The prediction has a mean pLDDT of 78. Predicted 3D model of a 167-nucleotide RNA (glmS glucosamine-6-phosphate activated ribozyme aptamer) from Mesobacillus foraminis. The model forms 89% of the base pairs in the Rfam consensus.
[in-house]
RNA sequence: UUAUUUUAAAAAGCGCCAGGACUAACCGAGGACGGAAAAGGUUAGUUGACGAGGGUGGAGGAGUAUCGAGUUUUCGGCGGAUGCCUCCCGGCUGCAGAGCACAGUCGCAAUCUCUUCUUUAAAUCAGCAGGGCAACCUGUUGGACAAAGGGAAGGGAAUGCUUAAUA
Numbered sequence: 001u002u003a004u005u006u007u008a009a010a011a012a013g014c015g016c017c018a019g020g021a022c023u024a025a026c027c028g029a030g031g032a033c034g035g036a037a038a039a040g041g042u043u044a045g046u047u048g049a050c051g052a053g054g055g056u057g058g059a060g061g062a063g064u065a066u067c068g069a070g071u072u073u074u075c076g077g078c079g080g081a082u083g084c085c086u087c088c089c090g091g092c093u094g095c096a097g098a099g100c101a102c103a104g105u106c107g108c109a110a111u112c113u114c115u116u117c118u119u120u121a122a123a124u125c126a127g128c129a130g131g132g133c134a135a136c137c138u139g140u141u142g143g144a145c146a147a148a149g150g151g152a153a154g155g156g157a158a159u160g161c162u163u164a165a166u167a
Stems, first nucleotide, its partner, number of pairs: 014079004019075001020047008050068003057088005089107006097163005111157009125142007
């Protein structure tokens, strides 16, 4: 240094790199009077997602799984993931209550929709310091700029049958 086994820890724009791009060394490249270069190759390295949001009833399935910022690759690939779909379990809403069905929906929350308010963006950018031959990397200073989702308030819309009580 590599491989195998075991143990522990960590993460979800999370982890990794064999494509690509970029950097370095060597080869290419030597002869002509003298000197250079490119394509390409080998080896080693660098890069390869900026935050907001999102889980926990069970089983299965597929798998490019929400939102915007930035922009030369945040390209491409592999793995994973709080998303999605189906079924089951239990609930919520459907104009007092209960039951059945149906529709939508929730997994400590809960029908759909509209309006208003609220909810620390970060990188990019402009600097500074350090590491590296370099590509680049790490930290730090300054000033900003989102959308979705969540929360609060208000408005609108949303079954059928049965049952008991009252009139």
It was read from a public genome assembly, where an Rfam model found it.